[in-house]
RNA sequence: GAGAUUCAAGGGCAAAUCCGUCGAAAGGCGGAGACGCAAAGCCAAGGACCUAAGGUCGGGACGGGACGAAAACGCUCUCCCGACUAAGGUAGCCGGGCUGCAUCU
Numbered sequence: 001g002a003g004a005u006u007c008a009a010g011g012g013c014a015a016a017u018c019c020g021u022c023g024a025a026a027g028g029c030g031g032a033g034a035c036g037c038a039a040a041g042c043c044a045a046g047g048a049c050c051u052a053a054g055g056u057c058g059g060g061a062c063g064g065g066a067c068g069a070a071a072a073c074g075c076u077c078u079c080c081c082g083a084c085u086a087a088g089g090u091a092g093c094c095g096g097g098c099u100g101c102a103u104c105u
Base pairs, nucleotide, nucleotide: 002105003104004103005102012037013036017032018031019030020029021028022027035092041098042097043096046094047093048090049089050088054085055084056083057082058081059080060079061078063077064076065075
C1' cells in the first nucleotide's frame, strides 16, 4: 500500500419509546434508554422514500369588497377542502465520494 471481516481485546455509536427543546410538518438536537451497527464517522450534486410552510391549479362558503339603480354572472380578498410541487428532510433505504480503529492475509 492492497484485500478480507472467522476469532479475540480495548473501546465506539445508539432504533423504538419517554421527557425537554427547535420546526408548519417530515424531522433535528439534548437527556434517559438499547433494537441493532465494522464505518450506524462525514457528505443530500444520483435513485428511492417522508413532509408540503410557501407556491400553482381546482372545488366550496346565505363570507367580505369594488363595479352597478338593483339582481345575477364575472372580478377580487378572506376562510375551508382537495391535487401537484423541495428550495425542507432521511447517510440507521440503496448506490457513490471522503476519512478512520482492531485483527487476519